[in-house]
């Protein structure tokens, strides 16, 4: 000097399971695991009021107001992963194993699918040029 590459910025990709308690409400505890939805309240939804209608049973209205975060779809957060790609997804409501249970562990299985650019003085590693 090249070339790779730790790491680093941008960007981009994912996945939140299972069992017990519990007034079944907030909530708490247990397994795996890096991570098992922490936080917003935007949209749906749900509750309350409020108005409208009404055959008084009731039903509308979210573009009337407050409020909820158990549920959907968004946002933000953590945390894993980005082609060197077992992050994750599919096969699969799969097969053995084991456990209160559950992708919990092993097969499947380097099957298949699957997100990238830049910078990189440390480090690797090569090429060159000097000296002994």
């Nucleotide at each position: 000097c090249g070339c790779g590459c730790a790491u680093u910025c941008c960007a981009g990709g994912g996945g939140g399971g299972u069992c017990c308690c519990g007034a079944c409400a907030g909530g708490g505890g247990g397994c795996u695991g890096a991570g098992a939805u922490a936080c917003c309240a935007a949209c749906g939804g749900c509750c309350g009021g409020g108005c409208g209608c009404g055959u008084c049973a009731g039903c509308g209205c979210a573009u009337c107001c407050g409020g909820c975060a158990g549920c959907g779809u968004g946002g933000u957060g953590a945390c894993c992963c980005u082609u060197c790609g077992a992050a994750c997804c599919u096969g699969a409501u799969c097969c053995g194993g084991g456990u209160c249970a559950u992708g919990c562990c092993g097969g499947c299985g380097a099957a298949g699918g699957g997100a990238g650019g830049g910078a990189a003085c440390a480090c690797g590693c090569g090429a060159c040029c000097g000296g002994g």

A computed fold for a 132-nucleotide RNA from Azospirillum lipoferum, annotated as TPP riboswitch aptamer (THI element).
Its mean pLDDT, the model's own confidence on a scale to 100, is 77.
The organism belongs to Azospirillum, within Bacteria.
RNAcentral holds the sequence, with entries from Ribocentre.
Of the family's consensus pairs, 92% are formed in the model.
Rfam family: TPP riboswitch aptamer (THI element). A reference for the family is Winkler et al. (2002), "Thiamine derivatives bind messenger RNAs directly to regulate bacterial gene expression", Nature.